[in-house]
Context: one part of a larger RNA
């Protein structure tokens, strides 16, 4: 000099853009943060309103809220405790899986038995739970079939499925419907895309006041296990494997793109943003599933907190806010799903503390303002003085203007694409239904928001400080003090004229900031 997720002191007008627990991975009150689908299924309230013969009925409404079932809760969000490691970075590899999505090929026939909800009865303080009975499905299980697929001793063997919605001219049917068609699904398999698992070369902190380490250890055979290679696991056999090119041990640490500095080489760093990894009160375990050994799932053990009728139960903010605590120190228990994205759904739509916005903080960067011109009687006052004067100083006053920003009042974009609806066209089709797509018109959705921006009004009106002035280092005099009080980054100042302490006048440098401290180069 540059820089910072900074803090402290003094001061503080506005805006834009960013950033904001670096400490206790300490403990957490409260609210919210993951649901959705009635176009998979069976069942199904109440308040209110109306009627009433006072029994009830209609509507609310096949709505709400539950249950079975499907998909999603493995994403998104947080944190950096652990980890010196194939964890990360980079370059390769072969023995793998991949829901939803895309493109092929082939199917979607016919049966069965349960179970929740519900009803009844019982246990319990509660959490909850037991028994009996009833019922449905795109829930579950056989049978048939098998183009692909899998196994094979090459003969053969094994293995699927589910229906739902819309529309309809003939034919059949009492009707429902069959049937036809369309759409969303379902099954098998091939390929793609995406994502993930695994292996390897090289690189990846410090310590030798850590020199030896290792028995599933190193390799082989056989088997098991996994989606998959492999001591991953087991049995047997061999005795290997690593190490001064630093093994092992100890300490420290998430890694990277980056960021800061520097002419570069290098040094330092890993906040925000992005990629990867790890973790979710502590430790362990599996279940479900395409995917987890799962932050807001389950089980066990532990510590802690809470409820209890003492028998037993409940909980996990390193999600967003917020509280206590720690600390030099770090924000609102805000708004909205309008946009972008995600989950579910045919869709309308619902959910979304992701996100978009607003609030707080000079924490940083950038921009703007605090007036402009004129004005010598060089006013008054202050300070200095050799008492003549000098300086503050065109500075002020005065005169003439302007009105950015803030204020008040009006106007006013863009962020909106979608969706709905009505025509038309194309495709599907037996069809002018339906459905899908395209197109045109109409309608229509904004948290921010008193938006950005524009216009008008009034008046210089509301807006300057901080540090320094001995040398380094730009900037000097007076008074007070008298080795005292004090200053200080280094050299050093202060013991009676201190440009170095304290005050004043003046000056210098930066400026809504300026200094100090800490840290890095």
């Nucleotide at each position: 000099g540059a820089u910072u997720g900074a803090a402290c002191g003094c001061u503080g007008g506005c805006g834009g853009c960013a950033g904001g627990c670096c400490u206790a991975a300490c403990a957490c009150a409260u609210g919210c943060a993951a649901g959705u689908c009635g176009a998979g299924c069976g069942a199904g309230a109440a308040a209110g309103u109306c009627c009433u013969u006072c029994g009830g009925g209609a509507u609310g409404a096949g709505u709400a809220g539950a249950g079975c079932g499907g998909c999603g809760g493995a994403c998104g969000g947080g944190u950096g405790a652990g980890u010196a490691a194939c964890g990360c970075g980079u370059a390769g590899g072969a023995a793998u899986c991949u829901a939803c999505c895309u493109g092929g090929u082939a199917g979607u026939g016919g049966g069965g038995g349960a179970u929740a909800a519900c009803u009844u009865g019982g246990g319990g303080a509660a959490a909850c739970u037991c028994a009996a009975g009833c019922u449905a499905a795109u829930a579950c299980c056989g049978c048939a079939u098998a183009c692909g697929a899998c196994c094979u001793a090459a003969g053969g063997g094994u293995g699927a499925a589910a229906g739902g919605g819309g529309g309809g001219g003939a034919u059949c049917g009492c009707a429902a419907g069959a049937c036809c068609u369309u759409u969303c699904g379902c099954u098998a398999u091939c390929a793609g895309a995406u994502g993930a698992g695994c292996c390897u070369g090289c690189g990846u902190a410090a310590g030798a006041u850590u020199a030896g380490c290792u028995a599933g250890u190193u390799g082989g055979u056989a088997g098991g296990g996994u989606a998959a290679a492999g001591g991953c696991c087991u049995a047997c056999c061999a005795a290997g494997g690593c190490g001064a090119c630093g093994a092992u041990c100890u300490u420290u640490a998430g890694c990277u793109g980056u960021u800061c500095u520097g002419a570069g080489a290098g040094g330092a760093u890993g906040a925000u943003c992005a990629g990867c990894c790890a973790c979710a009160c502590u430790g362990g375990g599996a279940c479900u599933g395409a995917g987890a050994c799962a932050c807001g799932g389950c089980c066990c053990a532990g510590a802690c907190u809470c409820c209890u009728a003492c028998g037993g139960g409940a909980g996990g903010c390193a999600g967003c806010a917020g509280u206590g605590g720690g600390g030099a120190a770090u924000a609102u228990u805000g708004g909205a799903c309008a946009a972008u994205g995600g989950g579910g759904g045919c869709a309308a739509c619902c959910c979304u503390g992701a996100u978009c916005c607003a609030g707080c903080c000079a924490u940083g960067c950038c921009g703007c303002g605090u007036g402009u011109g004129u004005g010598a009687a060089g006013a008054a006052g202050g300070c200095c003085u050799u008492a003549g004067g000098g300086u503050u100083g065109u500075a002020a006053a005065g005169c003439a203007c302007u009105u950015u920003c803030a204020g008040u009042g009006g106007g006013g974009a863009g962020g909106a694409a979608a969706g709905a609806u009505u025509g038309c066209g194309u495709g599907u089709u037996a069809a002018u239904a339906u459905c899908a797509c395209g197109u045109a018109g109409u309608u229509g959705u904004g948290a921010c928001g008193u938006u950005a921006c524009c216009c008008a009004c009034a008046g210089a009106a509301g807006a300057a400080g901080c540090a320094c002035c001995g040398g380094c280092u730009a900037a000097c005099u007076c008074c007070g003090u008298g080795c005292c009080a004090g200053c200080a980054g280094c050299c050093g100042c202060g013991g009676u004229a201190a440009u170095a302490c304290g005050g004043a006048g003046g000056g210098u440098g930066c400026a809504a900031g300026c200094g100090u401290u800490a840290a890095u180069c």
This is a predicted structure of a 521-nucleotide part of an RNA (small-subunit ribosomal RNA, 5' domain) from an uncultured soil bacterium. The prediction has a mean pLDDT of 87. The RNAcentral record of the full RNA draws on Greengenes and SILVA. Its Rfam family is "Bacterial small subunit ribosomal RNA".